C1' cells in the first nucleotide's frame, strides 16, 4: 500500500415544480351558534434499526391481586437501573500469543449443588457403576479375601457429567391499547324448541383445584332483524441538547436551554438542477476536469434493552499478500 474481517460513529444538504398529511390563522359556504365542505397563507411531518416481538417496565382491566399445585426464569462477588435474561466493575476458569522463574496482553463462556435419588459415558479394557472380577501369585472351611500386572482421564475412589432429569436459593398472578371508558345510530326485550329461576342454569376470574364475584328482561340451539360511525386512551416524556460536579465505570445529581410525527387502510412522496463526501487524472494548492453509487427498511399506546438486516463514508484494531528500509 492492496484485499478481507470485526467494532464504533454516520446513514447527507440546498433550491425549484407538482403532490400527501397534523395543527394554527384568514376568507367563502352554511348555521341561532357551530360542525362539515371549498380556497389561500403559515408551521410541523419516520428510523438507527421504526424490524423480529425475544426479555424488562409504564399504563388499563380482571378480588388494589388471594391460597395450594403445576410451570417458567435466573445462578461467583459487588454495583447501576423504574425494571430486566440488560449494563458496569471485579475474582476464578478455559483458550491463544509473548515471556519461558515471577508474570504480561487478548479472547471466550454453558461459574450454586453429583457427600439425596435417577440417568448417561466414544476409544482402549475381562469389567465403566446391580462389578456376571481378566492374568499371575498368595491366602481361606468358603468367598475378589489380599497383592501385582494390564487398559484408561477415571477401575469402589466421598470417581466424571446438571446447555442430563433432579435438588437448593431467589424471582414471577393473568390478559394486552383489538387493554379500557364514553357518545351517536339502528334493532326483534318479538317468534320456535330445550333448559333454569336462590335446593341456582349459566358466566367472569390464572394451566388445574379452591376461593372470590356476577347471575333470571337468564342460558343453549333454530330461523330471522339491525349496525359497520366517532371521541378519549394517544403522544411533554424513566424526553432531547449543553455544561459543571460525584464515580475506575455503568450511571447519578445540579444548573441552563429546547418542544420534536400522530395517520386509521393508514400521510411523511416524485421529478429536475446543484453541493458535500468518495474515486480517477492534472497539480504548488484548501484549486481544476471527469466519473460512479446511494443500501437495509419504513412509525401505529409509550418507554429501557437484546438480536437480526444494511449501499456508501470516517476512525480504530487484526489476518494475508506485495514493496521499501
Nucleotide at each position: 500500500a492492496a484485499c478481507g474481517c470485526a467494532a464504533a460513529c454516520u446513514g447527507a444538504c440546498u433550491u425549484a415544480u407538482c403532490g400527501c398529511u397534523g395543527c394554527c390563522c384568514c376568507g367563502a359556504u352554511g348555521u341561532u351558534a357551530a360542525a362539515c365542505u371549498c380556497g389561500g397563507g403559515g408551521u410541523g411531518g419516520a428510523g438507527g434499526a421504526a424490524a423480529g416481538u425475544c426479555c424488562g417496565g409504564a399504563c388499563a382491566c380482571c378480588a388494589c391481586a388471594g391460597a395450594g399445585c403445576a410451570g417458567c426464569a435466573u445462578a461467583g462477588c459487588g454495583g447501576g437501573u423504574a425494571a430486566c435474561a440488560c449494563c458496569c466493575g471485579u475474582c476464578g476458569u478455559u483458550c491463544g500469543c509473548c515471556a519461558u522463574c515471577c508474570g504480561g496482553c487478548g479472547a471466550a463462556a454453558a461459574g450454586g449443588a453429583c457427600a439425596a435419588g435417577u440417568g448417561c459415558a466414544a476409544c482402549a479394557g475381562a469389567a465403566a457403576g446391580g462389578a456376571u472380577g481378566u492374568a499371575c501369585a498368595g491366602g481361606u472351611a468358603a468367598u475378589g479375601c489380599u497383592g501385582u500386572a494390564g487398559u484408561g482421564a477415571a477401575a469402589u475412589c466421598a470417581g466424571g457429567u446438571a446447555a442430563a432429569c433432579u435438588c437448593u436459593a431467589u424471582g414471577c398472578g393473568g390478559u394486552g391499547c383489538a387493554a379500557u371508558g364514553c357518545c351517536a345510530c339502528g334493532u326483534a326485550a318479538a317468534c320456535c324448541a330445550g333448559u333454569g329461576c336462590u335446593u341456582g342454569a349459566g358466566g367472569g376470574u390464572u394451566g388445574c383445584u379452591c376461593g372470590c364475584c356476577c347471575g333470571a328482561u337468564g342460558c343453549u340451539g333454530g330461523a330471522g332483524g339491525g349496525u359497520a360511525g366517532g371521541c378519549a386512551g394517544a403522544u411533554a416524556g424513566a424526553c432531547c441538547c449543553c455544561a459543571a460536579c460525584a464515580g475506575u465505570a455503568a450511571u447519578g445529581u445540579u444548573g441552563g436551554g429546547g418542544c420534536c410525527a400522530g395517520a386509521u387502510a393508514a400521510a411523511u412522496g416524485a421529478u429536475a438542477a446543484g453541493u458535500a463526501g468518495c474515486c480517477g487524472c492534472c497539480a504548488a494548492a484548501c484549486g481544476g476536469c471527469g466519473g460512479a453509487a446511494g443500501a437495509c427498511a419504513g412509525a401505529a399506546u409509550c418507554c429501557g434493552g437484546c438480536u437480526u438486516a444494511c449501499a456508501g463514508g470516517u476512525u480504530u484494531g487484526c489476518u494475508u499478500u506485495c514493496a521499501c528500509a
Background:
A computed fold for a 325-nucleotide RNA from a Flavobacteriaceae bacterium, annotated as Bacterial RNase P class A. Of the family's consensus pairs, 98% are formed in the model. Its Rfam family is "Bacterial RNase P class A". The family's RNA type in Rfam is ribozyme. From the family's description: Ribonuclease P (RNase P) is a ubiquitous endoribonuclease, found in archaea, bacteria and eukarya as well as chloroplasts and mitochondria. The gene name in the source record is rnpB.